[in-house]
Molecule: Glycine riboswitch aptamer
Organism: Microbacterium bovistercoris
RNA sequence: ACGACGCGUGCGGGAGAGCCCGGUGAAGCAGGCCGGGCACCGAAGGAGCAAGCCUCCCCGCCAAUCUCUCAGGUACCCCCACCGCCCGCGUCCG
Numbered sequence: 001a002c003g004a005c006g007c008g009u010g011c012g013g014g015a016g017a018g019c020c021c022g023g024u025g026a027a028g029c030a031g032g033c034c035g036g037g038c039a040c041c042g043a044a045g046g047a048g049c050a051a052g053c054c055u056c057c058c059c060g061c062c063a064a065u066c067u068c069u070c071a072g073g074u075a076c077c078c079c080c081a082c083c084g085c086c087c088g089c090g091u092c093c094g
Stems, first nucleotide, its partner, number of pairs: 003092006010085004018038007039074003045070001046068003052061002
């Protein structure tokens, strides 16, 4: 140099879940926005647990796209775990 791993930038892909009522707005309808009621989704984030490890025991450590739905979300957009590519930094091998 190359390669592997971790982090970060940029680019591309990226699902799920809604209705009702009132107000607003508009020439009118619809969509949108605000408020209320009930319902629903889960892939920002958050929380919980297994095997296993430790121990005489208890306690403790301990992952998720699993669970909970606190937060977030339910036209589109944005956001979004995750995947791919480029570049940069660090570590390791060499």